[in-house]
RNA sequence: GAACGCUGGCGGCAGGCUUAACACAUGCAAGUCGAGCGGUUAAAGCAUCUUCGGGCCUGUAUAAAGCGGCAGACGGGUGAGUAACACGUGGGAACCUACCCUUCACUACGGAAUAGCUCCCGGGAAACUGGGAAUUAAUACCGUAUACGCCCUUCGGGGGAAAGAAUUUCGGUGAAGGAUCGGCCCGCGUUGGAUUAGGUAGUUGGUGGGGUAAUGGCCUACCAAGCCGACGAUCCAUAGCUGGUUUUAGAGGACGAUCAGCCACACUGGGACUGAGACACGGCCCAGACUCCUACGGGAGGCAGCAGUGGGGAAUCUUAGACAAUGGGGGAAACCCUGAUCUAGCCAUGCCGCGUGAGUGACGAAGGCCCUAGGGUCGUAAAGCUCUUUCAACGGUGAAGAUAAUGACGGUAGCCGUAGAAGAAACCCCGGCUAACUCCGUGCCAGCAGCCGCGGUAAUACGGAGGGGGUUAGCGUUGUUCGGAAUUACUGGGCGUAAAGCGCGCGUAGGCGGAUUGGAAAGUUGGGGGUGAAAUCCCGGGGCUCAACCCCGGAACUGCCUCCAAAACUAUCAGUCUAGAGUUCGAGAGAGGUGAGUGGAAUUCCGAGUGUAGAGGUGAAAUUCGUAGAUAUUCGGAGGAACACCAGUGGCGAAGGCGGCUCACUGGCUCGAUACUGACGCUGAGGUGCGAAAGUGUGGGGAGCAAACAGGAUUAGAUACCCUGGUAGUCCACACCGUAAACGAUGAAUGCCAGUCGUCGGGUAGCAUGCUAUUCGGUGACACACCUAACGGAUUAAGCAUUCCGCCUGGGGAGUACGGCCGCAAGGUUAAAACUCAAAGAAAUUGACGGGGGCCCGCACAAGCGGUGGAGCAUGUGGUUUAAUUCGAAGCAACGCGCAGAACCUUACCAACCCUUGACAUCCCUGUCGCGGGUACCGGAGACGGUAUCCUUCAGUUCGGCUGGACAGGUGACAGGUGCUGCAUGGCUGUCGUCAGCUCGUGUCGUGAGAUGUUCGGUUAAGUCCGGCAACGAGCGCAACCCACAUCCCUAGUUGCCAGCAGUUCGGCUGGGCACUCUAUGGAAACUGCCCGUGAUAAGCGGGAGGAAGGUGUGGAUGACGUCAAGUCCUCAUGGCCCUUACGGGUUGGGCUACACACGUGCUACAAUGGUGGUGACAGUGGGUUAAUCCCCAAAAACCAUCUCAGUUCGGAUUGUCGUCUGCAACUCGACGGCAUGAAGUCGGAAUCGCUAGUAAUCGCGUAACAGCAUGACGCGGUGAAUACGUUCCCGGGCCUUGUACACACCGCCCGUCACACCAUGGGAGUUGGGUUCACCCGAAGGCCGUGCGCCAACCUGUUUACAGGGGGCAGCGGACCACGGUGAGCUCAGCGACUG
Repeated sequence: GAACGCUGGCGGCAGGCUUAACACAUGCAAGUCGAGCGGUUAAAGCAUCUUCGGGCCUGUAUAAAGCGGCAGACGGGUGAGUAACACGUGGGAACCUACCCUUCACUACGGAAUAGCUCCCGGGAAACUGGGAAUUAAUACCGUAUACGCCCUUCGGGGGAAAGAAUUUCGGUGAAGGAUCGGCCCGCGUUGGAUUAGGUAGUUGGUGGGGUAAUGGCCUACCAAGCCGACGAUCCAUAGCUGGUUUUAGAGGACGAUCAGCCACACUGGGACUGAGACACGGCCCAGACUCCUACGGGAGGCAGCAGUGGGGAAUCUUAGACAAUGGGGGAAACCCUGAUCUAGCCAUGCCGCGUGAGUGACGAAGGCCCUAGGGUCGUAAAGCUCUUUCAACGGUGAAGAUAAUGACGGUAGCCGUAGAAGAAACCCCGGCUAACUCCGUGCCAGCAGCCGCGGUAAUACGGAGGGGGUUAGCGUUGUUCGGAAUUACUGGGCGUAAAGCGCGCGUAGGCGGAUUGGAAAGUUGGGGGUGAAAUCCCGGGGCUCAACCCCGGAACUGCCUCCAAAACUAUCAGUCUAGAGUUCGAGAGAGGUGAGUGGAAUUCCGAGUGUAGAGGUGAAAUUCGUAGAUAUUCGGAGGAACACCAGUGGCGAAGGCGGCUCACUGGCUCGAUACUGACGCUGAGGUGCGAAAGUGUGGGGAGCAAACAGGAUUAGAUACCCUGGUAGUCCACACCGUAAACGAUGAAUGCCAGUCGUCGGGUAGCAUGCUAUUCGGUGACACACCUAACGGAUUAAGCAUUCCGCCUGGGGAGUACGGCCGCAAGGUUAAAACUCAAAGAAAUUGACGGGGGCCCGCACAAGCGGUGGAGCAUGUGGUUUAAUUCGAAGCAACGCGCAGAACCUUACCAACCCUUGACAUCCCUGUCGCGGGUACCGGAGACGGUAUCCUUCAGUUCGGCUGGACAGGUGACAGGUGCUGCAUGGCUGUCGUCAGCUCGUGUCGUGAGAUGUUCGGUUAAGUCCGGCAACGAGCGCAACCCACAUCCCUAGUUGCCAGCAGUUCGGCUGGGCACUCUAUGGAAACUGCCCGUGAUAAGCGGGAGGAAGGUGUGGAUGACGUCAAGUCCUCAUGGCCCUUACGGGUUGGGCUACACACGUGCUACAAUGGUGGUGACAGUGGGUUAAUCCCCAAAAACCAUCUCAGUUCGGAUUGUCGUCUGCAACUCGACGGCAUGAAGUCGGAAUCGCUAGUAAUCGCGUAACAGCAUGACGCGGUGAAUACGUUCCCGGGCCUUGUACACACCGCCCGUCACACCAUGGGAGUUGGGUUCACCCGAAGGCCGUGCGCCAACCUGUUUACAGGGGGCAGCGGACCACGGUGAGCUCAGCGACUG
């Protein structure tokens, strides 16, 4: 360096296999020189000859191969290896350097071969190659000569060159110097791991030798035993390094594509050759793997060069053009070669620029969407009109790049012209973060999602649409890096309780360190010099129309080296001092330690005595002990362990810890005093010592206690708590272990910073001789500054600073696994990861809760009275049944509830039959003026349909069928729904609870949530009142105001009343009266007002007086903030959804009344406090028609008689039968009456309800709704009790306080086992593969060493013309080294693995 999805007009500049250093078809990528050489040659041409076929010749040019030279060590690619002098930076000395430059000198004389070519013989499929003969050249090769300078030297001497070609000119040799490239050495820098701690034998050094261009254990022989390492050696893993890129305020972090520098590599491993340079990408040899050819004998190959192919992968291009430019190689040059390079092609991969039109245009068109139905919005947007032509298209012209020739790009860039708005817009988002909103669909489904989260029927969050926002030839997603993150904190964090102080000392290394003087100058500071490549970043200019891009200049590169200077600070060296530290002397306190001895009390046991039936133990018991004499008590003895009182936030110790008394030994501390030493100090990684309890080993001891264990209890169980026993252990000696909530959850040291009050040890001063003041050292409480998230800390810091050490970095996994070390074992120490969660945690706040505490209240308990639960019946509910048994209500707070009354109706349910603008409302059209009612008939179950007849003949009027009204028919808007959702709602209601609470303003306190007020001391029925108080006030509640009842008064006196008077039919009936009762209007009265006591002299409380009533007089009405998603869509209202010839409307019949059963609420009873019969007084509400008169109306209790304890003269169910009443109609399914029948039931298990006074209990009466139906509901009066010691307990509630891991708040939260499924990981008999080490075997090619019978051109000598010898070599052979390979033994990493944690 991206990839993917949707989309895609143009241009410029860049970039383009990050994965398989995986394998590669094909083409090209390194050649050139005939002016080094011998020669060969097609074609062409000239001259000449020709038999016109051609031959010949020379010169030029060309081509193939060969000898020779230079270049193939550059350029190009890749990043496998490498943690290293590889790289970066800065130095250094013992070197080489072809081509290039400068200088000096030389370039003489000879010689022998060999490719090629020709001939012969071959081998082979091929690649290729062998032998022989003849012949040949050179700038190929060899010798000699010469040597200023060069090299070696024992200083005598010795050694060593050359090449020519040619017209200029290019070369060759030796030497010196330069330049350039390269080799070598060193300082510093350069990833992670210590669960890698020791590594190393050529290893470290020396001497001699060898080797190299050169230093060096580079190699070798000998000698010595060194060398590296906690400042991290060795080992393992990972990685090319740098300039730079990216991010950042910076410091840092991450990266090392493109461009540039260096390194390494070229199929894998090894090796050398050639050469100036290689151990060589397109060279050689060997080994290996792979691929290809093959005639099976043998051969060939290496794209990590440019294109390209396959493969891998989310993913990365053309088998292009040209050497025109810039470079490179060769050449004298022309020129040739050049996939270096320059260009073009592909790709929105990135950066930059441009365009897709501009102006005008309201009737705000059509259409879409929304809508409160008015309108709004898309929107000047479109259309229309008027213009322009960038870009693209088409036509023409046409560069620079070249300083003469030469242009791939390219008819390209640019310029001119032509036509026409013409060819050119998408993507994502719209709940918050974050710019942008509505509708529809869906209904915890489909789906979204970066985090929080959205979706369960009204989704701005899903999907679509309209609208809007953002960016724009792109947009979005995914990935990666840095930032935000002070979240590894150098800059710049922490450790009492959030993660975090080692259990505590001693002490090594290290780090840090008092005052003062001088020297030197390492750190430090200032200045100079060198270097810090270029490019990049930054600044200033310039060039492409701008920009990106490119060019020029500058600055910078914070670094390293070096020179000079300064001397404060740190370090260093030398000296001095006493404040830190230590020593000496004199006193002092102490459960400091170790050893030995010793004392009394108590428990237990043993012996003896007294004595008798229990003891012991518990909530209660039992196991247990005891008549074989316990317990109790007395005396004597034994043994072990622990040391009451003193005893104290008292003492000592480093911590763990230490407690009777005495002695011995011994550590530390405090105070006082003077003298001495002279920084000797602080901390402390590793190391080392101590270290409670439990535990371990050996040997003792063993009274009490007591894990394990046994038994008894408890319990659903009880492997526990309780009881009876009881072994290890607890004790001692020696040796291990090495951990604790080893805690002040607070490391050590030093200095500084307000106080007050205690206490322990010592000193000083004053005198009152036991006090005061002061001082040093410990140990506590409170509290200021300050700190802290808060709690809290606060001179004994958690304050302000310095030094050193240890430790922390989300929760779980886990202080676990593996590995190491330690341990006899138990186990300890060091110490992860996979996986998983979005939290875990600290402190404080408000609530709620507690089988927490304190205070208080309530028919809450207790004390009483009467019931329910058992029976029969009534009624409601569940369940069951049914065509339907309509629906709702569900602990208290559903269940005689909605229902103040289901035979039809009601009625919502079921069956059947009908209607469809509808039973009801509004609007429109047409028609009729009515309508409506009665009677009768027909069909039908009826609704309904049809007919006849009778009664009735709308209102207003401008007199117009004009208006209203009514009815009928029609059309569609609509009606209608007791259909769903009470979890969309209003309203109403229940409940906590008539409980005493619930809040606000301002102020104050707190970082804040919040607190205070409202808490506290009293008091009350009460947050009622009083007092105090950082609070002061206020509101909703409480109370009062309202109604009824109780007393009196005023007014009034009918329908009420009758004291006195009169009449009377004896009835307040009448006259009369309004006193009384009463009625109904208004007042009075009660307020702790008065007295005594008590209390703080308050609030209040207790008692008393008076009073009709006394401490809210009694009873109602009245219900705070809120809780229960409490109840009700079926009272009503209403959003949304649903039905519309039906889920609407009508009718008949049925059902809501069913019945194995269960529950609630009641009635009647079980009898004598009673039943039956008789007699029989006094009521009050209320209703009935306007009426206080009349009616409902009889009260029941009471009294008398009878019955005599029984299933009865109790009880009345059930059933039969006959009736009455209501009603269209009593079959399903009414009430009542007469006669007959006469069931269960003899006071009710566990459990449970109501009630505190005119109350409970008991007795009847009335009313509503209603045709009828009451044991229900709501009211009314008559008779009329008992008990309350008290607040321990049950239930509910209020206030304060406390704990909390709860906050849908204890009906909370939450732990573990087991069962099943899945995921990750440890162990695991083993097994598979990789890496690496050591030992041994084998030992290719190669260079080196040795040998070299064999073979050989140059040179020399000899003999002599082809031989010999010498010198020098070659093959061969041998040796050591060594790659690959093999065997064995380790170490290490990873995969798989039954089973298992």
Overview: This is a predicted structure of a 1397-nucleotide RNA (small-subunit ribosomal RNA) from uncultured Rhodovulum sp. Its mean pLDDT, the model's own confidence on a scale to 100, is 82. Rfam family: Bacterial small subunit ribosomal RNA.